[in-house]
C1' cells in the first nucleotide's frame, strides 16, 4: 500500500428573531422574566420483569404453552459472557432450535427387485432337462458388480470361496464398560463385542426445567349526567348467644319471659380447570353475565430508577462491591417547530504550477405516550481501536 | 396505546409435507344475419417478502411487509 475480520463511537455546531409544551417566580390585569424540552433505535410489540386489578396465598394433580450442550452473570429472560462439540474459511474469525430415533406411534412421494425384519430386475456360481450347439427352461446358492433413488441394512484393503458374504484379519466407523484430566459439557488412553437395527422430534411424543390470567384505554378517587332501566342465571329464608336501647306481657318493683335490630359464633352456600389447607364474601337479599340509556370533565397512577457519569477494588469476561458527583421530557388527540446568519463534514463546477480561493448544493433512519432489561429491524456520511493475509522497503 | 386475525391467477376460493382443484371473468372456435344464451377448447400463480428445517415446503420454524377487526 491492497484485500479482509472483529469491536466501539458520532450522526451537524453556535447565535438572533418568531412560535409551541411544561415547572417556578412576578404583576389587579393584558402580560413579563428564568429554567427544562426526543432516540440509538423513541420503531416492531418478539421475549423478560416492575406495577395494578381479577380478594389473595401455599401445596398437589391435570391440561396448555415455552425453553433445551455445559458452567457462570442477572430482579428475570428465549438475553449476555466464558467453555465444549459440529460445520465453513488459507487465516483473523464466523455460524449452529446443539437433549432423546435399540420407550412407543407415524411418515419416507416418484423411480426402483427391495424404503425398515427386508428384497433379487440385469448379473455371478452350481445342478437337472432340452438343444438347430447360438442358447433356452426349471431348482438351489449369492449379494461382490450393474441399475433406481435424497437415502439400499457399516467403509477400504487383503485372505477365503463353486460364486460370494464380518465368513476371517488389519485400519477406519459403531456399541459397551474402565482409567486419567476437567465443577461440567467433553477430551485422551487401554480393554471387550464382528456389530441387522437408516433418516425425520422446526411430526406426535418421552425426559428435565420454567410459566395463573389480563393489561396504564390496567386501576383508584372526585365531579357531571340519567330512570339507577330491561333480560337471563346462580345461591337462598337455618340454629345459638345477645351487654345496652326500644316494644308487649307479668311482677313481691329487685327483676323475669317472648319477639326483634346492630353485633358475635356455628352450620350452610359462593370463587382458581380440579382437590386440600388457610383466608375472603353472602346470610334476605346478594352476586354474575348480556342489552339499552347517560356522561365523554378533572385529579392520581406519571416519572428518582434493577438511574447516569467518574475513580478505586474483584473477575479471563458478562458483571459486580465501595466511594464521590449529577438531576436528565412528562404531553394527555398529544409540545419538542420555522426562519436568518456564520462555521464544519460531504458532493458538483470554475480559477491558479501549487498552497489555496470563489460559486452552487447540502446532513441519513426516524420521532417519546406507565416505566425498565434485552432481541430484531431501519440508518446518508464520518471517526477511532485491535487482529489476519499478500506485496514492497529496512 | 394495547390485543387479535388474514395474505393462493384480474375476482372468489380449495389444498396443512409428495410438486397447486374448482367457479366467475378473459381469449379462440361452433351455432346466429348480428349480439346474447348454449356448447367445445385454452392461457394465466416467484402461493405477501427473505432466511432456515427437510430428499422434498403453499403447508413446519424465524424475521420482516401489507391489510382488516376489537378494546374507554
Nucleotide at each position: 500500500g491492497c484485500g479482509g475480520a472483529g469491536g466501539g463511537c458520532c450522526g451537524g455546531a453556535u447565535g438572533g428573531c418568531c412560535g409551541c409544551g411544561u415547572g417556578g417566580g412576578g404583576g389587579c390585569g393584558a402580560c413579563c422574566c428564568c429554567g427544562c424540552g426526543a432516540g440509538g433505535a423513541a420503531a416492531g410489540u418478539c421475549c423478560g420483569g416492575a406495577c395494578u386489578c381479577c380478594a389473595c396465598a401455599a401445596g398437589g394433580c391435570a391440561a396448555c404453552g415455552g425453553u433445551g450442550c455445559c458452567g457462570g452473570g442477572u430482579a428475570a429472560c428465549g438475553c449476555c459472557c466464558g467453555g465444549g462439540c459440529a460445520g465453513g474459511g488459507a487465516a483473523a474469525c464466523c455460524u449452529g432450535a446443539c437433549g432423546g430415533a435399540a420407550a412407543g406411534c407415524g411418515c419416507c412421494a416418484c423411480a426402483g427387485a427391495g424404503a425398515a425384519g427386508a428384497a433379487a430386475c440385469c448379473g455371478c456360481c452350481u445342478u437337472c432337462g432340452u438343444u438347430u450347439c447360438g442358447a433356452c427352461g426349471g431348482g438351489g446358492g449369492u449379494a461382490a458388480g450393474g441399475g433406481u433413488g435424497a437415502a439400499a441394512c457399516g467403509g477400504u484393503g487383503g485372505g477365503g470361496u463353486a460364486a460370494g458374504a464380518g465368513c476371517c484379519c488389519a485400519c477406519c466407523g459403531g456399541g459397551g464398560g474402565g482409567c486419567u484430566g476437567g465443577c461440567a459439557a467433553c477430551a485422551g488412553c487401554g480393554c471387550c463385542c464382528g456389530c441387522a437395527u437408516g433418516g425425520c422430534a422446526a411430526g406426535c411424543c418421552c425426559c428435565a426445567c420454567c410459566g395463573g390470567g389480563a393489561g396504564c384505554a390496567a386501576u383508584g378517587c372526585c365531579g357531571a349526567a340519567u330512570a339507577g332501566g330491561g333480560a337471563u342465571c346462580g345461591u337462598g329464608c337455618g340454629c345459638c348467644g345477645g351487654u345496652u336501647u326500644g316494644a308487649u306481657c307479668u311482677u313481691u318493683c329487685g327483676g323475669g319471659a317472648u319477639a326483634u335490630c346492630a353485633c358475635g359464633g356455628c352450620a350452610g352456600g359462593g370463587g382458581c380447570g380440579c382437590c386440600u389447607u388457610g383466608g375472603c364474601c353472602c346470610g334476605a337479599a346478594c352476586g354474575a353475565u348480556c342489552c339499552g340509556g347517560g356522561u365523554u370533565g378533572g385529579c392520581a397512577g406519571c416519572u428518582g430508577g434493577a438511574g447516569c457519569c467518574c475513580g478505586c477494588g474483584g473477575g479471563c469476561a458478562a458483571c459486580u462491591g465501595c466511594g464521590g458527583g449529577c438531576g436528565c421530557a412528562g404531553a394527555g388527540g398529544a409540545a419538542u417547530g420555522g426562519u436568518c446568519a456564520u462555521c464544519c463534514a460531504g458532493a458538483g463546477g470554475g480559477g491558479g504550477c501549487g498552497a489555496c480561493c470563489c460559486c452552487u448544493u447540502g446532513g441519513a433512519c426516524a420521532g417519546a405516550a406507565u416505566c425498565c432489561g434485552g432481541c430484531u429491524u431501519a440508518c446518508a456520511g464520518g471517526c477511532c481501536c485491535u487482529c489476519c493475509g499478500c506485496g514492497c522497503g529496512u | 396505546u394495547g390485543g387479535g386475525g388474514u395474505g393462493u391467477a384480474g375476482c372468489c376460493a380449495a389444498g396443512u409435507g409428495g410438486u397447486a382443484a374448482g367457479g366467475c371473468a378473459g381469449c379462440g372456435g361452433u351455432u346466429u344475419u348480428u349480439g346474447g344464451u348454449a356448447c367445445c377448447g385454452u392461457g394465466u400463480a416467484u402461493c405477501g417478502u427473505a432466511g432456515g428445517u427437510u430428499c422434498g415446503a403453499a403447508u413446519c420454524c424465524u424475521a420482516c411487509c401489507a391489510c382488516c377487526c376489537c378494546a374507554g